């Protein structure tokens, strides 16, 4: 980069630096930023997943994360109400993270 599997509504901040964008994609919204975004650095924190060590925990170690449900919804079942819509539920695609393999 592919593929496999698992978990994805819980939790977790400042600073410095940079200067305009981000919130995976966009069909649609909403939402966060000059009262400074993005990315990088440091320090603190969450606590998924992997090794370690232990009867087990604690520890120690590697990735990881710290706005708003993976920000909602779009794609399909079903159910309500029903002309349609609106609202719950679940299933699927997609992404994200960890581990394992090509």
């Nucleotide at each position: 980069u592919c593929c496999u599997u698992a978990u994805u509504g819980a939790g977790a901040a400042a600073g410095g630096c940079g200067g305009a964008g981000g919130g995976a994609u966009u069909a649609g919204g909403c939402c966060c930023u000059g009262u400074g975004a993005a990315a990088c650095c440091u320090u603190a924190g969450c606590a998924a997943c992997c090794c370690g060590u232990u009867a087990a925990g604690c520890c120690g170690g590697g990735u990881g994360c710290u706005a708003c449900a993976u920000c909602c919804u779009g794609a399909c079942a079903c159910a309500u109400a029903u002309g349609a819509a609106u609202u719950g539920u679940g299933u699927a695609a997609a992404g994200a993270u960890a581990a394992g393999g090509g």
A computed fold for a 102-nucleotide RNA from a Saprospiraceae bacterium, annotated as SAM riboswitch aptamer (S box leader). NCBI's taxonomy places the organism under Bacteria, Pseudomonadati, Bacteroidota, Saprospiria, Saprospiraceae. The sequence was found by an Rfam model in a public genome assembly.